[in-house]
RNA sequence: GCGAGCAUAGCUCAAUGGCAGAGCAUCCGGCUUAUAUCCGGACGGUCGAUGGUUCGAUCCCAUCUGCUCGCA
Numbered sequence: 001g002c003g004a005g006c007a008u009a010g011c012u013c014a015a016u017g018g019c020a021g022a023g024c025a026u027c028c029g030g031c032u033u034a035u036a037u038c039c040g041g042a043c044g045g046u047c048g049a050u051g052g053u054u055c056g057a058u059c060c061c062a063u064c065u066g067c068u069c070g071c072a
Stems, first nucleotide, its partner, number of pairs: 001071007010024004018055001026042005048064005
């Protein structure tokens, strides 16, 4: 230099155009003599950025940023 992939909650990841979710973590409660396990609940997101398409975008398109991989 060329090509490809990824970016969503504190962490690991779902969601292939129609109300953004799960597990873990954190907090509260239950259970227990107590702790752990287990059970229930709560909290937590301008979906990397900017534009475009669309009635409607996490999702499709373009550019940019960061990271990873391949080729040279």

Transfer RNA from a Parcubacteria group bacterium, 72 nucleotides, folded computationally. Its Rfam family is "tRNA". Its family is annotated with triplet codon-amino acid adaptor activity in the Gene Ontology. Its mean pLDDT, the model's own confidence on a scale to 100, is 84. NCBI's taxonomy places the organism under Bacteria, Bacteria candidate phyla.